[in-house]
């Protein structure tokens, strides 16, 4: 210099802009149950890697930084 990636602790999905940002593990409360394991129900937990633009409206479009990969 070119591609890709970055979205709760973890691994992920959403990129034809637009309901309140989801889904699985996990993490917390409580029921059942002899049980620290297991079903069941409820909750917590996200500036969407930063900044800055466009737009009524941005995780999504457009710039620039960062970091990580990977090709030359």
């Nucleotide at each position: 210099g070119g591609g890709c990636u970055a979205u709760g602790g973890c691994g992920c999905a959403g990129u034809u802009g637009g309901c309140u940002a989801g889904c699985g593990c996990g993490c917390u409360u409580g029921a059942c149950u002899g049980g620290c394991a297991g079903u069941c129900a409820a909750g917590a937990g996200g500036u969407c890697a930063g900044g800055g633009g466009u737009u009524c409206a941005a995780a999504u479009c457009c710039c620039c930084u960062u970091a990580g990969c990977u090709c030359c």
Notes: This is a predicted structure of a 72-nucleotide RNA (transfer RNA) from a mouse gut metagenome. The sequence is in RNAcentral, with records from MGnify. Its Rfam family is "tRNA". By type it is a transfer RNA.